[in-house]
Context: one part of a larger RNA
RNA sequence: ACCGGCGAGUUGUUGUCCGUCGUUUUGGUUAAGCCGCUCAGCGGCGUAGCCCCAGCGAAAGCGAGUGCGAAUAGCGCGAACAGAAGAUGGCGGGCAGCAGACCCGAAACCGCGUGAUCUACCCAUGGCCAGGGGGAAGCCCGGGUAAUUCCCGGGUGGACGCCCGAACCAGUGUCGGUUGAAGACGGCUUGGAUGAGCUGUGGGUAGGGGUGAAAUGCCAAUCGAACGCGGAGAUAGCUGGUUCUCCCCGAAAUGCAUUGAGGUGCAGCGUCGCUCGUUCUGUCGUGCUGGUAGAGCACUGGAUGGCCUAGGGGCCUCACCAGGUUACCAAAGUCAACCAAACUCCGAAUGGCACGAUAUCACAGAGCGGCAGUGAGACGGCCGGGGAUAAGCUUGGUCGUCGAAAGGGAAACAGCCCAGACCCUCUGCUAAGGUCCCUAAGGAUCGGCUUAGUGUGAAAGGAUGUGGGGAUGCACAGACAACCAGGAUGUUGGCUUAGAAGCAGCCACCAUUUAAAGAGUGCGUAACAGCUUACUGGUCGAUGUGUCCCUGCGCCGACAAUGUAAGGGGGCUCAAGCCGAACACCGAAGCAAGGGGCGCUCAGGAUCUUCCUGGGCGCGGUAGGGGAGUGUUCCCUGCACGGCGAAGCUGCGGGCGUAAGCCCGGGUGGAGCGCAGGGAAGUACGGAUGCCGGU
Numbered sequence: 001a002c003c004g005g006c007g008a009g010u011u012g013u014u015g016u017c018c019g020u021c022g023u024u025u026u027g028g029u030u031a032a033g034c035c036g037c038u039c040a041g042c043g044g045c046g047u048a049g050c051c052c053c054a055g056c057g058a059a060a061g062c063g064a065g066u067g068c069g070a071a072u073a074g075c076g077c078g079a080a081c082a083g084a085a086g087a088u089g090g091c092g093g094g095c096a097g098c099a100g101a102c103c104c105g106a107a108a109c110c111g112c113g114u115g116a117u118c119u120a121c122c123c124a125u126g127g128c129c130a131g132g133g134g135g136a137a138g139c140c141c142g143g144g145u146a147a148u149u150c151c152c153g154g155g156u157g158g159a160c161g162c163c164c165g166a167a168c169c170a171g172u173g174u175c176g177g178u179u180g181a182a183g184a185c186g187g188c189u190u191g192g193a194u195g196a197g198c199u200g201u202g203g204g205u206a207g208g209g210g211u212g213a214a215a216u217g218c219c220a221a222u223c224g225a226a227c228g229c230g231g232a233g234a235u236a237g238c239u240g241g242u243u244c245u246c247c248c249c250g251a252a253a254u255g256c257a258u259u260g261a262g263g264u265g266c267a268g269c270g271u272c273g274c275u276c277g278u279u280c281u282g283u284c285g286u287g288c289u290g291g292u293a294g295a296g297c298a299c300u301g302g303a304u305g306g307c308c309u310a311g312g313g314g315c316c317u318c319a320c321c322a323g324g325u326u327a328c329c330a331a332a333g334u335c336a337a338c339c340a341a342a343c344u345c346c347g348a349a350u351g352g353c354a355c356g357a358u359a360u361c362a363c364a365g366a367g368c369g370g371c372a373g374u375g376a377g378a379c380g381g382c383c384g385g386g387g388a389u390a391a392g393c394u395u396g397g398u399c400g401u402c403g404a405a406a407g408g409g410a411a412a413c414a415g416c417c418c419a420g421a422c423c424c425u426c427u428g429c430u431a432a433g434g435u436c437c438c439u440a441a442g443g444a445u446c447g448g449c450u451u452a453g454u455g456u457g458a459a460a461g462g463a464u465g466u467g468g469g470g471a472u473g474c475a476c477a478g479a480c481a482a483c484c485a486g487g488a489u490g491u492u493g494g495c496u497u498a499g500a501a502g503c504a505g506c507c508a509c510c511a512u513u514u515a516a517a518g519a520g521u522g523c524g525u526a527a528c529a530g531c532u533u534a535c536u537g538g539u540c541g542a543u544g545u546g547u548c549c550c551u552g553c554g555c556c557g558a559c560a561a562u563g564u565a566a567g568g569g570g571g572c573u574c575a576a577g578c579c580g581a582a583c584a585c586c587g588a589a590g591c592a593a594g595g596g597g598c599g600c601u602c603a604g605g606a607u608c609u610u611c612c613u614g615g616g617c618g619c620g621g622u623a624g625g626g627g628a629g630u631g632u633u634c635c636c637u638g639c640a641c642g643g644c645g646a647a648g649c650u651g652c653g654g655g656c657g658u659a660a661g662c663c664c665g666g667g668u669g670g671a672g673c674g675c676a677g678g679g680a681a682g683u684a685c686g687g688a689u690g691c692c693g694g695u
Stems, first nucleotide, its partner, number of pairs: 001695006011099015027051003033045005055062002065077004102241002105238001109231006120205009129195001131164003134160001138156007168192003173188004207223001209219003216225001244629006254267005268374002270371007279364001281359009294346001295344002300340003304336004309330001311329002313326004377402010407418003422596004427592003433586003436570003442583001445581005455572001461556002465553010482539005488512003493507003518533001522531002597619009630684001632681008641672001648668003652665005
């Protein structure tokens, strides 16, 4: 891992609601206990107690009333009235409380015990340490000295947590091993090796504890508190799992509160029952509501310029006082143009409320009751806040989809577009989106645009790309471009400067001759010179030429990591691109057609709940609510079957049912077993890192 078996809402009790049965219309029911019997039971007795029969009040209490109150007032809750039916007990079912309470799962806590054969430390008693080296004290001898307890030399001696190094103890570095040879090892290397040494045996210390040259180390492969059993099914607002079928409906991820935030309570939203019966919703009409969008500046503030003018500053004047002036700053006032979520003299659309009318009669709506689930939401459009007018960001409002929705489109793609799947069909029509090939359908039609493969990714910005529209200048008295010619004089203007002559810079920018020619547009020189230009004439002969604005499509701007890779691909240029027009076709589980099934409802019929016929509406679905069934084991009653072959099995055949499932024949098997009506449950497995077994 697979296969098989086992494996999870149970039981008791109390309460509540629904169903059903008994009794009853003032009743219903017994508990303990007792008696009897055919004795885990049944029958009888037992009326204590409980529910109901009256309410109101905190209560005393009063009572069809009572409480408040001075009240015979008023009000609250009742009675009465009406309608529905109600009361109680048993049984069945839903749910809740208490119990382990659907099952499995802690880390832990406590009690009582078991452990020092491992290991830590201690006690007692034994054992062990090849060999080599260094050579302390003391002692002896000799020498020094007048002498010594002093010094020197030699010898002897054998101290030392001394040195080297086996055994022994340890475990430094590295390599290997890492489903190991091994639940800590092996190889090489390394530290200690007469000591605080190593070691045998016996003994001691125990878990809120011991021991610890101290690492929270060690206390039997376990240690921030050992192990075994017990309390014990601890608790787990957490994770996982929770077993047959079909039918109807179908959520939520919000509000308020919470030692609350992944939990819970109440409400909201779902479902089922009873009751009401159009009250719901849409549209129209009428009346009402509001301060948003926009706009505005009348308020509150902000903010720009002008005018005006307090105050302040500068300058002049001034002993003081006072005065003058100002392209300084500037309140108030005023004019003009502005800004605002927390400004408003104004003010929509949409929205909200009420009434009336009208449409729809549907799984509309409301009240009461049973049972829930949800209370992590996600993305998209629109309106806001936060952020950076960032985020697949965050937080509100509103609508949609997903959630819980399959189908078609978007190449692929929960949240986008189209559209809501009861079943069957080798039928038809459409939606979004498409119609050259991949690939179903137009190499379709008409009129334009684009040349960039733009289409098939992007900004500020840039550009004689090109189409459309508009404005304006010049032009056959000849424009624009090109070519030929001129482009001069006072003068080298003045200043400046070494120089400054049109052309470093500053100032001025006149006048003359002219068809025209700047006190000079650019290049150039040290300065001149030189080239050129404005300007003028000529040549040429225009459907011309220049400038600006609006607009369609394109160009540049354009750099990323495996490989084209920014149309899904091939490929496409009067298109297979873009814009406009009109036609046809394809295209879904949509709609239609034919057949079938189911639910709700209405009408008619009937052997009148159930069945038949017809009409209308409906049948996606998670959590979840409701309904109807299948199957397993056992019990009761009745009826069947079986060695002429029961159950079980069957990778044989046939049949029935919407399904769970059921039946028949054959084979196998070899002794029990079924059906109907009812009853009771250890009642259904693929999942729980499930448990046990097998392979």
Molecule: large-subunit ribosomal RNA, domain II
Organism: Armatimonadota bacterium